RNAcentral holds the sequence, with entries from SILVA. Predicted 3D model of a 1559-nucleotide RNA (small-subunit ribosomal RNA) from a soil metagenome.
[in-house]
């Protein structure tokens, strides 16, 4: 750090996936140990049993047990006192800690950083004082009573460190006095010593009333008046810019007064010890407040009634509308407020170079929940294992009632891919309680369970090649697994046994762990390896199976008969007690871009503008510092990261030490840049002022052309349209033409690459209003600028509404043509509309596909409009500059195209907007419109791309040059007929196979009667017809011959070679290895053909250009048959191809020649040379290549012909010539014979051959080639036979002899005379020849008879430009025979080419493409089938939150007083008395408890509306799916250019009409 993947191929864009790393994981195969760690992510779902908060007798009293001891005793026992322990109570501390949990909750809930002069804190430290006096009660407990139980009621005693009164201390005030401190200042603050006064409640006055028997004396209503604590207000003083806020003063309303003992010790006085009060302070923990910071949604935009803020009143520890009366009318929000969605929050983890993202187990702090919701009480704190009420659920009941809350350790059930033991222990650390001793204590310490993580350690080390057996693969030779194993040695980590044995425990006791770690003997390699992958990314290859099946699968993509990609083996690769997978998160992804992207064509510039808020913002001065920057201090808990050092045997873990921290707060420094304030300046931007250009907007006005219509007048048959028609109009007089009018609409010419305008967009003249530039001047203001969310206004063309107006055009509709159809294209007609008015709509390819401003940064060339200079008669030219509009081109940019002072270069500032591609600019909501509709704007699900620019090629109903028997001029056929032949089809036991447009079809086949021969029917062989080796055995073999058979076949008879022997050859049987196969793949393949194409072309090195594909070089001007050649050029140069070399003819020489003809020469044959090369002339071209004309010449521009086929195309053709890899078949798909069939026959098609006649038929006669063949062969000569043949046999192995008398058409001579014939031969029928074992099927050839179609061939269609076509005939191969086919041979021997517009093939450039399997290409919509997600929908059926009302439990507040009440108070009577007082009892009060009213309240009921969410008959478009339907609508001028907006209209794609773009 990249890397597959869009294309032929290339570069950008842009998505999609892979590789890393982490996990509380969890599944599938595996699993040896050990250390640390971790362990319900899901139903905050239910919850059985245990345990999870108690503890103090040194706070208290009582009951039981047990023991000592004492006294009395009626000897039963009673009393009393001490010890141990148990039990509940009553007190007192703890039960606010620790332990869980993560629903809530978007908050001051949390982080961080301050405030708090607005406040509280038990126990604990530490300092000061103190603890004196008294009194009433009560639970346990007795008795009684209710209850199924929970649990309660009455009565009666009694105790306290429970309760309550007093004093004192503490407080306060005033006054006197000492003497310190602090303050700027007013003054304050502490200290000490005295003295007074405060507290049943001061004192007095009036009034009503109650109590009492009265006085008196309480209470209650009013009123003056004095003293204290707080707390508000006013005044001062300090500080302040002001507020806050502090001190002081003075005035005015409200509460209220400490304490307790308990042990130990001592004879005792006392002393301690731990507690209790007041009280100062510290400490630790909180309460409450602010500043800032951290999820989404605007398809939530407005929200707010205690709401905002005084005021009085209440509350609270404590500030605050927190709470309550009244007033005011406010407070939040585009910087996102209300509303929805989601979620504990952090330090930290994971990642990631960072930056960031993402997550918040485990441990650490804070926050909230304890079954749901609601309260209060106690206490320094408030509630998981307290209380009270309500609801669900559960449980027990005796049906009246009562009980419970595991999100505490463990455990069940359930949910769930899933997550552990109902362990052991207080030994440690901490916690609570207690003076301690101890008790608790599922906090903790440990230990079991899980490979769920990390880490560590093992499963042996070394020797060992006959490279063993097996196993795979093989080219059969060998590789390989593999020194791997066997064997031999040696070790003991780890296992097992058997010994010894801890640290953890700071003075003592005390170890769950733990008989553990550790240590020591022995034993004996012993017990101990998987997983995944192996097509490319990505490390790692063969076999076989399978055959588009079965499967793989991150992504490209593998599987259809050779699969490295499926299984499976072998073998390799990767990691290892683990290995895959799958899920989640970073990363890779510069794929939200702060570091660090874009926006002309790729996705992305708003359609212009005007402008509020926002943001940015010219020079020169001066002050300021909250931005900055920068030094100091605080803070950023612990852990946890980074160093360093240490402790477990290392590591993991863990200990100590130091460092890192980003951000707050906070003292101060600087003062450049930014801000804020002053002043100031002119260049930015405004403005006068002169000058001028223009289709700039808006009204009126008027003008001539022209179409159209109407009148009238001339004419007299058409006229119009169109590719060609026809619909239309026309004898009722059209078109044509004059002359009059009428009306609307547009303004020819000038006009242009022109000129306005922000943009849409303006176009005859003229007047009237009006807006904007622009140039000159420097006269005036002084940053007044720039952008620009939202808003506002403008805004083609189509539409809409009212009203008008309607010449021309014209959607839609009518007709009429075209067409397979034609709802188009053309043609005729024609409604909206197109035009005014006035109002909507707000959209277009609104485009320069390029937002606005501002500055820099080469030229060059037009064009409009000004100024100024020069010059001049003259603004005619020139030169300079300012604005506007092009073109062209340099840097620079840029994927490339391109763009280049009018950017898309270089910078700045500010707006808009993109983030793969369908789905969709669609739904749903919202806003706007009358409507069309317009705006905002989404998911699902769904592809691996979808694009942009540019190369190369193809291809085009696109252009342009050029060739070709390509058309055209022409001869001759073909297609009609019969006949061979091939093919297709169709028959058939079989009609073997292949070949298929040009380029298959007289083609493989250069010759199917058996054979051939692959086919078919039947008979037969099985190591085989045939090749090679081995082992056995044998001379039966061949051969002759004879029987059976249809024949292969089988039997019979005779019979082997050399060697002296061994044994060897040659052969027969058996047997094993093999043969054998025209079975299959031409698409596994070699080689050889076919075609384009004998067409002019195809590359290459080097160099240059371009990021590249790839380009030049090969283009380009000539010019050729030709990439032939000149010229010319960033190219020079070179292979293949073209030409030339070779062959054959054509003219001549020389020299040779049998078997040849002739006899000097010659012909002929064979060698070798020569000739021709535009060499020469003339002309024309660029003094070129070349062209063209002429001399000479046998021959003249390549003399004719052949051979020779570049790079490559078609998976072309052949597996049946051969040859060859897989598969397949082995008593058979091999092999032999026999017979059949490849010859079939309703048809059709190719390619011939003979016609169809007189340019002929027949007869006769008479000429003249070539090139070839012959010994299993040509075969003369005579001879037979009409003939084909028969008989013969010479000669020849061939320039000798023969095929072969020969050509044949020709030419002479006769006949026939246009007719199905003296054309024509087809069919048949008889008799014959040859060939062969054999002519039935199924040959050829001959004689006589027989005499079909057929009178020249539709549509189409072939071939040939000269020794060519055409007609003639000869030969050969093949081959026993058998040619109308091939392949060669020579005869006779023509017409025609104006030209290249067309058809059909090619080449070159050149353009457009959406084609690349390349137009036989991609491709578009309906319609039909399947499937999947998603809207609408009458309803339907849930959630949340809210509002109105009713109802309304716990409580807490206020109210009330007819109920009850021990201490305190006052008071009567009576008792005592130390005469101070106290106490029964009575009565009042105060204050309390139960009631009752009331205000708030959880919940619950009623209602109507809000938001979501599920479902829904049926609907609507999307998507998707190897071969359905219709059509062609785009891609080429795509056959009507295309696309956009809008409207209408059609099955569908679409088609029209209006503007608009050029993509």
């Nucleotide at each position: 750090c990249g890397a597959g993947u869009u294309u032929g191929a290339u570069c950008c864009u842009g998505g999609c996936u892979c590789a890393g790393g982490a996990u509380a994981a969890a599944c599938g195969c595996u699993g040896g140990c050990g250390g640390c760690g971790u362990g319900c992510c899901u139903a905050a779902c239910a919850c059985a049993u245990g345990c999870a908060a108690g503890u103090c007798g040194a706070a208290c009293g009582c009951g039981c047990u047990u023991u000592c001891u004492u006294u009395c005793u009626u000897c039963g026992g009673g009393a009393g006192g001490g010890g141990a322990g148990c039990g509940a109570g009553u007190g007192g501390c703890g039960g606010a800690c620790g332990g869980g949990u993560g629903a809530g909750g978007a908050a001051c809930a949390c982080g961080u950083g301050g405030g708090u002069g607005a406040c509280c804190u038990a126990c604990c430290c530490u300092g000061g004082a103190g603890u004196g006096c008294g009194g009433a009660a009560u639970a346990c407990c007795g008795g009684c009573c209710a209850g199924a139980a929970a649990u309660g009621g009455c009565c009666g005693a009694c105790a306290a460190u429970a309760c309550c009164g007093c004093a004192u201390a503490g407080g306060c005030u005033u006054c006197u006095u000492u003497g310190u401190c602090c303050g700027c200042g007013a003054g304050g603050a502490g200290a000490g010593a005295g003295a007074a006064g405060c507290a049943a409640a001061g004192u007095c006055c009036u009034g009503u009333g109650a109590g009492g028997g009265a006085c008196g004396c309480u209470c209650u209503g009013g009123g003056a008046u004095g003293g204290g604590c707080c707390c508000g207000c006013g005044g001062c003083c300090g500080a302040u810019u002001a507020g806050c806020u502090g001190g002081u003063u003075g005035g005015u309303g409200g509460a209220g007064c400490a304490a307790a003992g308990u042990c130990c010790u001592g004879u005792g006085a006392g002393g301690g010890a731990c507690g209790c009060u007041c009280u100062g302070g510290g400490a630790u923990g909180g309460g409450c407040c602010c500043g800032c910071g951290g999820c989404c949604g605007a398809u939530u935009a407005g929200c707010u009634g205690g709401u905002u803020g005084g005021u009085g009143g209440g509350g609270u520890a404590a500030a605050a509308g927190c709470c309550u009366a009244c007033c005011a009318a406010g407070g939040c929000g585009a910087c996102g407020a209300u509303c929805g969605g989601u979620a504990g929050c952090u330090g930290g983890u994971c990642u990631g170079a960072g930056a960031g993202g993402a997550c918040g187990a485990u441990c650490a702090g804070c926050c909230a929940c304890a079954c749901u919701g609601g309260g209060a009480u106690u206490g320094a704190g408030a509630a998981c294992g307290g209380c009270c009420c309500a609801g669900a659920c559960u449980c027990c009941u005796a049906c009246g009632g009562g009980g419970g809350g595991c999100a505490g350790c463990a455990g069940u059930g359930a949910g769930g891919a899933a997550u552990u033991u109902u362990c052991g222990g207080c030994a440690a650390u901490g916690g609570g309680g207690g003076c301690a001793a101890c008790c608790c204590u599922g906090a903790c310490c440990g230990a079991g369970c899980a490979a769920c993580g990390c880490c560590g350690c093992g499963u042996g080390c070394a020797g060992g090649a006959a490279g063993a057996a097996g196993g795979u693969c093989u080219u059969c030779g060998g590789a390989u697994c593999g020194u791997a194993a066997a064997c031999u040695g040696c070790u003991u980590u780890u296992c097992u046994c058997g010994g010894g044995g801890a640290a953890g425990a700071g003075a003592g006791c005390g170890g769950a762990c733990g008989g553990u770690a550790c240590c020591c003997g022995a034993g004996g390699a012993a017990g101990a390896a998987g997983c995944c992958c192996c097509g490319g990314c990505u490390a790692a290859c063969u076999a076989c199976g399978u055959g588009c099946c079965a499967g793989c699968a991150g992504c490209c993509g593998c599987g259809g008969u050779a699969a490295u990609a499926c299984g499976u083996a072998g073998g390799g690769g990767g990691c290892g007690a683990g290995c895959g997978u799958u899920g989640u998160c970073c990363g890779g992804a510069g794929u939200u871009a702060c570091u660090g992207g874009g926006c002309g064509u790729a996705a992305a510039g708003g359609g212009c503008a005007c402008g509020c808020a926002g943001g940015c913002g010219g020079u020169g001065g001066u002050g300021u510092c909250a931005g900055u920057u920068u030094g100091g201090g605080g803070u950023u808990a612990c852990a946890g990261c980074u160093c360093c050092c240490g402790g477990c045997u290392c590591a993991a873990c863990u200990g100590g030490g130091a460092g890192a921290g980003c951000g707050c707060c906070u003292c101060g420094a600087a003062g450049a840049c930014g801000g804020c304030a002053c002043g100031a300046c002119u260049u930015g931007a405004g403005g006068g002022c002169c000058a001028g250009a223009g289709a700039g907007g808006g009204a009126c006005a008027c003008a001539g052309a022209a179409u159209u219509c109407c009148g009238g007048g001339u004419g007299g048959a058409g006229u119009g349209g169109u590719g060609a028609a026809a619909u239309g109009c026309g004898u009722a007089g059209a078109u044509a033409u004059c002359c009059g009018g009428a009306g609307g609409a547009a303004u020819a010419c000038c006009a242009a690459a022109g000129g306005c305008g922000a943009a849409g967009g303006c176009a005859g003249u003229g007047u009237c209003c009006u807006g904007g530039g622009u140039g000159g001047u420097a006269c005036c203001u002084g940053a007044c600028g720039c952008u620009g969310a939202g808003g506002u206004g403008c805004g083609a063309a189509a539409g809409c509404c009212a009203g008008g107006g309607g010449a021309g055009c014209g959607a839609a509709c009518g007709g009429g043509a075209u067409u397979a159809g034609a709802u188009a294209c053309c043609c005729c007609g024609g409604u909206a509309g197109u035009c005014c008015u006035g109002g909507c709509c707000g959209u277009a390819a609104a485009c320069g596909a390029u937002g606005a401003c501002c500055a820099c940064c080469a030229g060059g060339u037009g064009u409009g409009g000004g100024a100024g200079g020069u010059a001049u008669c003259g603004a005619c030219c020139c030169c300079u500059u300012c604005c506007g509009u092009g073109c062209c081109g340099g840097a620079g940019u840029a994927a490339a195209c391109a763009c280049a002072c009018u950017a898309a270069g270089u910078g700045g500032u500010c707006c808009g907007c993109c983030u793969g591609g369908g789905g969709a600019g669609u739904a749903c909501g919202g806003u706007c419109g009358c409507a069309a509709g317009a705006u905002u704007a989404a998911a699902a699900c769904u592809c691996a791309a979808a694009g942009g620019a540019a190369u190369u090629g193809a291809c085009g109903g696109g252009g342009a040059c050029c060739c070709g028997c390509a058309c055209a001029a022409g001869c001759a056929g073909c297609g009609g007929a019969g006949c061979g032949u091939g093919u297709g089809g169709u028959u058939u036991a079989a009609u073997u196979c292949g070949a298929a447009g040009c380029a298959a079809c007289g083609c493989g086949a250069a010759g199917a009667a058996c054979c051939u021969u692959a086919c078919c029917a039947g008979g037969g062989u099985u190591u085989g017809a045939c090749a090679u080796g081995g082992a056995g055995u044998u001379g039966c073999a061949c051969c002759a011959u004879c029987c059976a058979g249809a024949g292969a076949u089988g039997g019979g008879u005779g019979u082997c070679c050399c060697g002296c022997a061994a044994g060897g050859g040659c052969g027969g049987c058996u047997c094993c290895a093999c043969a054998g196969g025209u079975g299959c793949u031409g698409c596994a393949u070699g080689g050889c053909u076919g075609u384009c194409g004998u067409c002019a072309g195809c590359u290459c090195g080097u160099g240059c250009c371009g990021u590249g594909a790839g380009g030049u070089g090969u283009u380009g001007g000539g010019u050729u048959a030709a990439g032939u050649c000149c010229c010319g050029c960033a190219a020079c140069g070179a292979g293949c191809g073209c030409a030339a070399c070779c062959c054959c003819u054509g003219u001549c020489g020389u020299c040779g020649g049998u078997u040849g003809g002739a006899u000097u020469u010659c012909u002929c044959c064979g060698a070798c040379g020569a000739g021709a090369c535009u060499g020469c002339c003339g002309c024309g071209a660029u003094c070129a290549a070349c062209g063209u004309g002429g001399a000479g010449g046998a021959a003249g521009g390549u003399g004719g012909g052949g051979a020779u086929g570049a790079u490559g195309u078609c998976a072309a053709g052949u597996c049946a010539g051969c040859a060859c890899g897989g598969c397949c078949c082995u008593g058979a798909c091999a092999u032999c014979c026999u017979g059949g069939g490849c010859g079939a026959c309703a048809c059709a098609c190719a390619c011939g051959c003979u016609a169809c006649a007189a340019u002929g038929g027949c007869c006769g006669g008479u000429a003249c080639a070539g090139a070839g063949g012959g010994u299993c062969g040509c075969c003369a000569a005579c001879c037979c036979g009409c003939g084909a043949g028969g008989g013969g046999g010479a000669g020849c192995c061939a320039a000798u002899c023969c095929c072969a008398g020969c050509a044949a058409a020709a030419c002479c001579g006769g006949u026939c005379u246009c007719a199905g014939u003296u054309c024509g031969g087809a069919u048949g029928g008889c008799a014959g020849g040859c060939u062969g074992c054999a002519a039935c099927c199924c040959g050829c050839c001959u004689g006589c008879c027989u005499g079909a179609a057929g009178u020249g061939g539709g549509a189409g269609u072939u071939g040939c430009u000269a020794g060519u076509a055409a007609c003639c005939g000869u030969g050969a191969g093949u081959c026993a025979g058998c040619a109308c086919a091939u392949c060669a041979c020579g005869g006779u021997g023509a017409a025609u080419a104006c030209g290249u517009u067309c058809c059909c093939g090619g080449g070159u450039c050149u353009u457009g493409u959406a084609c690349a399997c390349a137009c036989c290409g991609c491709c578009c919509g309906u319609c039909a089938c399947a499937c999947c997600a998603c809207g609408a929908a009458a309803g339907u059926c849930g959630g949340c939150a809210a509002c109105a009302c009713c109802u309304g439990a716990a409580g807490c507040c206020g109210c009330u007083g007819g109920g009850c009440u021990a201490a305190c108070c006052c008071u009567u009577u009576c008792u005592c008395u130390u005469c101070g007082g106290a106490g029964c009892a009575g009565g009042g009060g105060a204050g309390g408890c139960a009631g009752g009213c009331g205000u708030c309240g959880a919940g619950g009921g009623u209602g109507g509306g809000g938001u979501u969410g599920g479902u829904g008959a049926u609907u609507g478009g999307g998507g998707u799916g190897a071969a359905g339907u219709c059509g062609u609508a785009a891609c080429a001028a795509g056959g009507u250019a295309g696309c956009c907006g809008u409207a209408c209209c059609g099955g569908a794609a679409g088609g029209u009409g209006c503007g608009g773009c050029u993509g």
Its mean pLDDT, the model's own confidence on a scale to 100, is 81.